[in-house]
RNA sequence: CCCCGAUAAAGGCAAACCGUUUGAAAAAACGGGACGCAAAGCCACCGGCCUACGUUUCAGUGUUACUGUAAUAAGGUAGCGGGGUUGCCAAG
Numbered sequence: 001c002c003c004c005g006a007u008a009a010a011g012g013c014a015a016a017c018c019g020u021u022u023g024a025a026a027a028a029a030c031g032g033g034a035c036g037c038a039a040a041g042c043c044a045c046c047g048g049c050c051u052a053c054g055u056u057u058c059a060g061u062g063u064u065a066c067u068g069u070a071a072u073a074a075g076g077u078a079g080c081g082g083g084g085u086u087g088c089c090a091a092g
Base pairs, nucleotide, nucleotide: 003092005089012037013036017032018031019030020029021028022027035079041085042084043083045082046081047080048077049076050075054072055071056070058068059067060066061065
């Protein structure tokens, strides 16, 4: 230096759920809380998944509109996977 990741040490993060706030929603932020995590640090570049305010489509109706159907990311997810990037410890 590289690989690997101990029944090691020091520390770190925090699922579900609950509260408040934001948002059309998915979801997010903060506080509580720990299922887990060796990158569960960071980045939506690729694939997946979630949502559909708006837009478009079709149908119906009581037709400047309303209701419903379908499609759509410009919205999310880094704790779905790949990729990129940075990094603590160190038995073997």